Overview: Transfer RNA from an Acidobacteriota bacterium, 76 nucleotides, folded computationally. Taxonomically the source falls in Acidobacteriota (Bacteria, Pseudomonadati). Rfam family: tRNA. Rfam classes the family as a transfer RNA.

[in-house]
RNA sequence: GCGGCUAUAGCUUAGUGGUUAAAGCGCCUGACUGUGGAUCAGGAGAUCGAGGGUUCAAAUCCCUCUAGCCGCCCCA
Numbered sequence: 001g002c003g004g005c006u007a008u009a010g011c012u013u014a015g016u017g018g019u020u021a022a023a024g025c026g027c028c029u030g031a032c033u034g035u036g037g038a039u040c041a042g043g044a045g046a047u048c049g050a051g052g053g054u055u056c057a058a059a060u061c062c063c064u065c066u067a068g069c070c071g072c073c074c075c076a
Base pairs, nucleotide, nucleotide: 001072002071003070004069005068006067007066010025011024012023013022018056027043028042029041030040031039049065050064051063052062053061
């Protein structure tokens, strides 16, 4: 340099055009308990990597860029 894959909550993932983006773990509050853990109830937490385009409507489709991973090529 070329090609492919990935990017969604603190972490791990789901969601492959349709209203308010879902869950597990973790975190916070309460109940229970002598305390803690476990359990139960409730809650906070995501500009969906960035920009642009298509569309009535985009996490989702298209283009460019950024970062990471993998492969190939060139030079040393």